[in-house]
Molecule: transfer RNA
Organism: Thermovirgaceae bacterium
RNA sequence: GGGGGGAUGGCCGAGCGGUCAAAGGCAGCAGACUGUAAAUCUGCCGACUCCGUCUACGGAGGUUCGAAUCCUCCUCCCCCCA
Numbered sequence: 001g002g003g004g005g006g007a008u009g010g011c012c013g014a015g016c017g018g019u020c021a022a023a024g025g026c027a028g029c030a031g032a033c034u035g036u037a038a039a040u041c042u043g044c045c046g047a048c049u050c051c052g053u054c055u056a057c058g059g060a061g062g063u064u065c066g067a068a069u070c071c072u073c074c075u076c077c078c079c080c081c082a
Base pairs, nucleotide, nucleotide: 001081002080003079004078005077006076007075010026011025012024018065028044029043030042031041032040046054047053048052058074059073060072061071062070
């Protein structure tokens, strides 16, 4: 330099136009159980003024009524070729 794959919540990881504050797991918080702890089970787990609103999927633009999802550019990581 060329080709391909990827970046998502504290961590891992699914998602591939609307049903998404976004499955599931871990971690965390609260509770049940237990002599204690562990294990197990239940609930919660972005912010707020908690009805609901707002912000968010590497960064910046764009398309669209609507974008994590499509397009463009950029940054970073991995693989292959040279």